[in-house]
A computed fold for an 89-nucleotide RNA from Paenibacillus nanensis, annotated as c-di-GMP-I riboswitch aptamer. The prediction has a mean pLDDT of 87. Rfam family: c-di-GMP-I riboswitch aptamer. Its family is annotated with cyclic-di-GMP binding in the Gene Ontology.
């Protein structure tokens, strides 16, 4: 260096519930609260993958509306990609 990961050291994120607030929805944020993580840090047309369907378009309904398709809406705490603290074995 580059791999590796301790009941080791300085520290670090916070899942699930709640409660609040945006949003059609997934879900984001604040708080609370710790499953739990050695990258749970950062990246979401331009790596795979996963959720959600307002819109739009299509069927169907007299209409409300209901069904399908399908991101220009997320998810990095799925993989993945960059970068990165310590240092026993």
């Nucleotide at each position: 260096c580059c791999a590796c990961g301790a009941u080791a050291a300085c520290g670090g994120c916070a899942a699930a519930g709640c409660a609040g607030a945006u949003g059609a929805a997934a879900a984001u944020c604040u708080g609370u609260g710790a499953c739990g993580c050695a990258a749970a840090g950062c990246u979401a047309c331009a790596g795979g993958g996963g959720c959600u369907a307002a819109g739009g378009u299509a069927g169907u309904g007299c209409a409300a509306g209901c069904u399908a398709c399908g991101a220009c809406g997320c998810c990095a705490g799925c993989c993945a990609g960059c970068u990165a603290c310590c240092g026993a074995a």